[in-house]
Context: one part of a larger RNA
RNA sequence: ACCUACGAGUUACUUUUUUUGGCAAGGUUAAGUGUCAAGUAGGCAUGUAGCCGAAGCGAAAGCGAGUCUGAACAGGGCGGAUAGUCAAAAGGAGUAGACGCGAAACCAAGUGAUCUACCCAUGAUCAGGUUGAAGGUUAGGUAACACUAACUGGAGGACCGAAUGGAUAUACGUUGAAAAGUGUUCCAAUGAAUUGUGGGUAGGGGUGAAAGGCUAAUCAAACUUGGAGAUAGCUCGUACUCCCCGAAAUGCAUUUAGGUGCAGCCUCGGGUGUUUUUGAUGAGAGGUAGAGCGACUGAUUGGAUGCGAGGGCUUCACCGCCUAUCAAGUCCAGACAAACUCCGAAUGCUCAUCAUAUGGAUCCCGGGAGUGAGGGCAUGGGUGCUAAGGUCCAUGUCCGAAAGGAGAAGAAUCCAGACCAUCAGCUAAGGUCCCGAAAUAGCCGCUCAGUUGCAUUUAACGAAGUCAGACCGCAUAGACAGCUAGGAUGUUGGCUUGGAAGCAGCCAUUCAUUUAAAGAGUGCGUAACAGCUCACUAGUCGAGGGGUCUGGCAUGGAUAAUAAUCGGGCAUAAGCGGUUUACCGAAGCUAUGGAUAUCGCAAGAUAUGGUAGGGGAGCAUUCCAUACUCUGCGUUGAAGAUAAAAGGUGACUUUUGUUGGAGCGUAUGGAAAAGCAAAUGUAGGU
Numbered sequence: 001a002c003c004u005a006c007g008a009g010u011u012a013c014u015u016u017u018u019u020u021g022g023c024a025a026g027g028u029u030a031a032g033u034g035u036c037a038a039g040u041a042g043g044c045a046u047g048u049a050g051c052c053g054a055a056g057c058g059a060a061a062g063c064g065a066g067u068c069u070g071a072a073c074a075g076g077g078c079g080g081a082u083a084g085u086c087a088a089a090a091g092g093a094g095u096a097g098a099c100g101c102g103a104a105a106c107c108a109a110g111u112g113a114u115c116u117a118c119c120c121a122u123g124a125u126c127a128g129g130u131u132g133a134a135g136g137u138u139a140g141g142u143a144a145c146a147c148u149a150a151c152u153g154g155a156g157g158a159c160c161g162a163a164u165g166g167a168u169a170u171a172c173g174u175u176g177a178a179a180a181g182u183g184u185u186c187c188a189a190u191g192a193a194u195u196g197u198g199g200g201u202a203g204g205g206g207u208g209a210a211a212g213g214c215u216a217a218u219c220a221a222a223c224u225u226g227g228a229g230a231u232a233g234c235u236c237g238u239a240c241u242c243c244c245c246g247a248a249a250u251g252c253a254u255u256u257a258g259g260u261g262c263a264g265c266c267u268c269g270g271g272u273g274u275u276u277u278u279g280a281u282g283a284g285a286g287g288u289a290g291a292g293c294g295a296c297u298g299a300u301u302g303g304a305u306g307c308g309a310g311g312g313c314u315u316c317a318c319c320g321c322c323u324a325u326c327a328a329g330u331c332c333a334g335a336c337a338a339a340c341u342c343c344g345a346a347u348g349c350u351c352a353u354c355a356u357a358u359g360g361a362u363c364c365c366g367g368g369a370g371u372g373a374g375g376g377c378a379u380g381g382g383u384g385c386u387a388a389g390g391u392c393c394a395u396g397u398c399c400g401a402a403a404g405g406a407g408a409a410g411a412a413u414c415c416a417g418a419c420c421a422u423c424a425g426c427u428a429a430g431g432u433c434c435c436g437a438a439a440u441a442g443c444c445g446c447u448c449a450g451u452u453g454c455a456u457u458u459a460a461c462g463a464a465g466u467c468a469g470a471c472c473g474c475a476u477a478g479a480c481a482g483c484u485a486g487g488a489u490g491u492u493g494g495c496u497u498g499g500a501a502g503c504a505g506c507c508a509u510u511c512a513u514u515u516a517a518a519g520a521g522u523g524c525g526u527a528a529c530a531g532c533u534c535a536c537u538a539g540u541c542g543a544g545g546g547g548u549c550u551g552g553c554a555u556g557g558a559u560a561a562u563a564a565u566c567g568g569g570c571a572u573a574a575g576c577g578g579u580u581u582a583c584c585g586a587a588g589c590u591a592u593g594g595a596u597a598u599c600g601c602a603a604g605a606u607a608u609g610g611u612a613g614g615g616g617a618g619c620a621u622u623c624c625a626u627a628c629u630c631u632g633c634g635u636u637g638a639a640g641a642u643a644a645a646a647g648g649u650g651a652c653u654u655u656u657g658u659u660g661g662a663g664c665g666u667a668u669g670g671a672a673a674a675g676c677a678a679a680u681g682u683a684g685g686u
Stems, first nucleotide, its partner, number of pairs: 001686006011096013026052003032046005056063002066078004099237002102234001106227006117201009126191001128160003131156001135152006164188003169184004203219001205215003240618006250263005264371002266368006275361001276357001278355007290343001291341002297337002301333005308326002310323004374399010404415003419594004424590003430584003433569003439581001441580006452571002461556002465553008474544001482540005488513003493507003519534001523532002595608005619675001621672008632664002640659008
């Protein structure tokens, strides 16, 4: 992992609702007793205790269709128009383990020191080598000691190193040879040493040279059994079929936030009977969008004026004068606000009338739920950075619980809501060169960047890209560009300066003259001049040329980590914009046949996606009762197994063949240990 078997809403009592039945202003017995049966945990009688109902209100006395409160004959609260009750079945609720499995823990009584910690008693062990303390002896030495030397001696938590005990480093091992080892290396090795045997200390206790260590592979409280099916607002699992409807992820509250209560939304039964939906018309309430502010509250820019203040001058003082300062108010122009409003929509909302739709519409009563983590998108907002696949509201929609087609691929984007069948047709979104079904379609433009090939990869800014439009100058009295020629004089303007001559800098009546024209000079250049050039003018040439603005498509800006990409191939259209006609394209619509439900006299019409969840109808398994009475079937072959065929929407059923070898069925009812793919399910097998 697979197969087989087992494996989870049960039972008792109380209560509530529905259905069925009995009796009914009543209904009903319980224990017990009697009797029958002896194919027994029953039948039939009896038993009137008790319970429920027929009257309520009040704390009560009490009163009573009323009563309580109250001074009340007021008002208000609760009642008052008779239907109940006893069984059975089903749906819920409660009490019990209460759908099943699952803790970590808590408590009690016991069992453990054969492992290990410490202790007690009694024993045992430590190759070999080294060092050489105290003390002693002898000699020297001293007044006597002291002291010195040699020898002796054999101390030490002394040294080296086996046994023994340990475990420093590293490698291997890591489903191991081993639930802690092996190799190499290392530490202690006469001591606080190691060790044998016997004994002691026990669970909030022991023991601990102390690590929360050890206490039998278990320790921040051992193990065994019991309380015990502890509790688990948590996780997982919860078993046959078909049909009808079909949610929620919200509000309020919560030691509440992943739980629960009430409401909302779903379903079933009963009632109501247009109350419902949409539209039109009419009548209303309102202060949003917008707008406005010489209409308030606040905020606010520029200009004019300048009450007043500051500063300065003046004065003995007052007065007065001035101002690169501040500034009330007024005037002109401009502009802001969720908590501003003189104003003010559209939608939405309420009511009335008339239409419209008759819908799994509305509303009321009762039984049963689930939900109370939501999410994306669009629009209006708050928050945030007018960030987020962010977060919080509102309105709508879809996903959730929705399959199908498009979007390369994708929960919620676009199209469209799957009862079943069909090798029929038409369309939607989207497409029609090939992958790929259908136009290498038509017409008019644009783009040359592979831009692009459908939003999602873009900006500020830059640029004689190119197309279109609008406007303003110039131009056969010759424009624009090019070429030829001129571009002068007073003058080196004045000042400044070492110099300043058009061209370092400053000044200005930047003037005047000759001119076709020529600046007291546009740029380069010189130390200063010189030189080159421009403006301006003439000639040549011979038809358009210059500028501004707007729009379309392109262009630079353009940068991410393995090698790139429009889905790919590829494409100059098969790109972009406009327009026209065909075609393809879905579970949409249509056609044909069929099923079920509702409505309908009928013809027929309508409906049939679905998670949580509610409701309905069935299939199968085991057992029981009755019937199968012209005695259900069976050794002339039961159950079971197996293969095929047939029937049924399906669970499943029937028939036939083979196997098997002794029990089994059908109909109608009844009762359940009543259906497995999942629970890291349990056991067995492979």
Annotation
A computed fold for a 686-nucleotide part of an RNA from Tannerella forsythia 3313, annotated as large-subunit ribosomal RNA, domain II. Its mean pLDDT, the model's own confidence on a scale to 100, is 83. NCBI's taxonomy places the organism under Bacteria, Pseudomonadati, Bacteroidota, Bacteroidales, Tannerella forsythia.